[in-house]
Molecule: RNase P RNA; transfer RNA
Organism: uncultured Alphaproteobacteria bacterium
Formats: sequence, C1' cells, structure tokens
RNA sequence: CCAGACGGUUGGAUGGCCGCCUUUCGGCAAUAGGGAAACCCGCCGGGGGGAGGAAAGUCCGGGCUCCAUGGAAACACGGUGCCGGUUAAUGGCCGGCGGGGGCGACCCCAGGGAAAGUGCCACAGAGAGCAGACCGCCCGUCUUUAGACGUGGCAAGGGUGAAAGGGUGCGGUAAGAGCGCACCGCGUCGUCGGCGACGGCGACGGCAGGGUAAACCCCACCGGGAGCAAGACCGAAUAGGGGCGGCAUGUGGUGUAUUCCACGGGCGGGUUUCCGCGCCGCUGCCCGGGUAGGUCGCGACGAGGUAUCCGGUAACGGACACCCCAGAUGAAUGGCCAUCCAUCGUCAUUACUUCGUAUUGGCGAGGACAGAACCCGGCUUACAGGCCGUCUGGACCG
RNA sequence: CGGGGCGUAGCGCAGCCUGGUAGCGCAUCUGCUUUGGGAGCAGAGGGUCGGCGGUUCGAAUCCGUCCGCCCCGA
Repeated sequence: CCAGACGGUUGGAUGGCCGCCUUUCGGCAAUAGGGAAACCCGCCGGGGGGAGGAAAGUCCGGGCUCCAUGGAAACACGGUGCCGGUUAAUGGCCGGCGGGGGCGACCCCAGGGAAAGUGCCACAGAGAGCAGACCGCCCGUCUUUAGACGUGGCAAGGGUGAAAGGGUGCGGUAAGAGCGCACCGCGUCGUCGGCGACGGCGACGGCAGGGUAAACCCCACCGGGAGCAAGACCGAAUAGGGGCGGCAUGUGGUGUAUUCCACGGGCGGGUUUCCGCGCCGCUGCCCGGGUAGGUCGCGACGAGGUAUCCGGUAACGGACACCCCAGAUGAAUGGCCAUCCAUCGUCAUUACUUCGUAUUGGCGAGGACAGAACCCGGCUUACAGGCCGUCUGGACCG
Repeated sequence: CGGGGCGUAGCGCAGCCUGGUAGCGCAUCUGCUUUGGGAGCAGAGGGUCGGCGGUUCGAAUCCGUCCGCCCCGA
C1' cells in the first nucleotide's frame, strides 16, 4: 500500500431571531372566571430540562395492576432443548464441547432421543424397510454356434433413486462375499483427564442399528389468565332500578281489593274479522349502580446514569464518589437566516503523467433510518456516511 | 395503544391440520349452433401460492423474520 475479519463509537457544529411542552422561583391579579359537581384555568420576569440507537416490529422475558385460586402433586395444553456459568427473568448474553466452511484472522449450527412405539419415504427402480435380482458374473445340462433350461450359486460391476444394509487395498474363490487380514469408520467394555458436554489410550466385536422428531411421540426443564383502553377515586343530564309519600283509579266475584280472578276500556302487526299475545295513570322527595366528563396510575429515586477501583478469561458482580436526566393526551421537542465541517457533482489549474490519482481555486447540491405515549432487560428489522482499536493474507522498501 | 385473523389465476374461494399431481365457479380466448347477438355445447390458455431465509431428498403446506390488508377492545 492492496484485499479482508472482528469489535467499539458517532448519527453534523456554532451563533442570531421568533415560537412550543414541562418544571421551579419571585412578583402581580384574584378568591374573580368556566363547570351541576369532580376539577380546570391568568399576566410579567428569571432559572433547569426537552426523542432514539433503534423511540419501530410487538418476537421473547420481567416489573406493575386486576381477575381466579386453601396447599401440594398429577393430567392436559404451550414453550425450551450439547455442557457450565450469568441475570429479577428469558428462547438473551458469556465461556467451553462437538460438527461444518474458509489459506487465514474468523464465521455458521432449533446441536436431546431414530436401540420405546406409530406414521411417511412421491416418481423412477427388480427391490424403499428386519429389502432385492433387471442387466450381469460363475457352475451344471442340452446344443454346431447363437442360445435355452435349473426347487443352481453370487452380489464384485452396471442401471434407478435424495437414500440400495460400512469404505480403500491385498489375499482368497468356479464366480464372489468381513470369507480372512491391514488401515479408516462404527459399536461395546475398561482406564485416564475434565464439574460437565466431551476427549486421549487400550482391549474386544466382522458390522448389528437407512433417513425423517421445524411428523406424532418419549425424556428433562419452564409456564395460572389478562393487560395502563390494566386498574383506583370523584361523578352529571337523560333513561332504567329501589324506597317513602300524595292524587287519581269501569263493573262484578266480594264482606275487605291500586294488589287476586273474570268481563270490559285503551294502545301495539300494512288493513279487516275471529282467536290468542304483550303493556297499563300522574306527581314529589330520597337512595344506589353505570355512562359522558375529570383526577390519579404517569416519571425527581429507577433491576437509573457517569467516572474510578476491586473480583472474574468473559457475560457479570461488588465498593465508593458525583448527578437528577422528556413526560404530552389530537398529543410539545419546531421554523427562518448566517458561517463552518463531512460528502457528492461540475469546471479550471498544477504534479507524477498510460489509465488514473492527488493539490489548489470557483460554482452548485447537501444531511441516513426514523420520532417517545406505563416502565425496564433482550432479540429482530431499517440506516447516508465519519472516526477509533485489534487481527489475518499478500505485495514492496529498509 | 393493546389483542386477533388473513394473503393461492383478472375476481370470489378450496387445498395447508396429515409435506410429493396446485383445483372449483365466474371472467378471457377458439370452435359449433344462430340471419346476427345472447344463452347453450365442446375445448384451450392463464399461477414469483405476499417477499426472504431455514428444516427436509422434496415446502402453497412445517419453522423463523419482514411486508400488506381486515376485524375487535373506551
């Protein structure tokens, strides 16, 4: 210098003018105004604070609140899944193990069990699950050859398929075959190391047990449900509900009846008749629940932030000091101007001069993704660029 | 703000649970029928199964993550 890997950080700066939200202090105004009430609200001046690394998606996990629940266990359902840590907790994070990829730094893995059981493996193929013989190889018989036949032998080679019951080589054989042997793979046992996943070594076994659990399932562990429109408090008008009164209230059963029954009366179906059904007056006061509305929850105290030190490989934990740091509810955090900076385009110039790269100057453009809404820890997704650190491979120079 | 469902041909829907061939109706096109049209009959074409990634031999289907639409809760 080129190419690359990993991690961290930043997310324009300064100034002026005009505004917005919140909080606090001082003064003024006023117990005035809006509203039934609850409750809300003014003017002037000064001070403090005012979006994010993702505020997003709502994919996980908690806090908080309500509901349910005597305790525990089991079943069902859902989730997680190598091992050990970490944490309030997690499917997050850290460190290891195993497998795979890369020359390497390093990256990726839903990574328990297929030897409990069940299901599935389309098409092709002879055969797809305790499999099989199409071509083929060999033997025997018949036969001039070709070929045909066998309760024949075999599975090396070919072919099908994603997958065909270890692989390579040598021996062996009629041809073959773990049939025998060596190495590799696999399984079992022992031993050593490690908390463990697992690894090393040795012996034995000729190989048994194809794949699929992001199919059912088995095993281990975890989980009660809903969510701030949760929930708590205050609380109208109107219409229901309850209580106490007042007035009114066809006839009869009936002596007593607003109340029971019958017959009437009125209203209700698009209309008429018959039958059946439903409903039954006015008013005063009080009580109670819910709704509209309002306040709280809600943000000056939290699994909080910054710096230092200590323990730990690390995630993280501990100690001490300092700081207080958005809180709206149609929803504040904005607009304009000037200068500068990163970046880009274009023109000219200069240097090396082949492309091209770089210097200087002019002009123009110009700020990524995106915006809190109960809070917090993660994950995922989006993101113009800039800066810093560690490391790898290569080239050149000394 | 919180919770749920859906996305398959131009349109409306099956298929997904239990993975191997994507199908039905209307619409479109061609032919027959008719003087012509409609209707009818016969046939044909038309599919990134919302996008990307993973599991599997194999994905519309199973899993993850994004995108879009719809519904519910004062």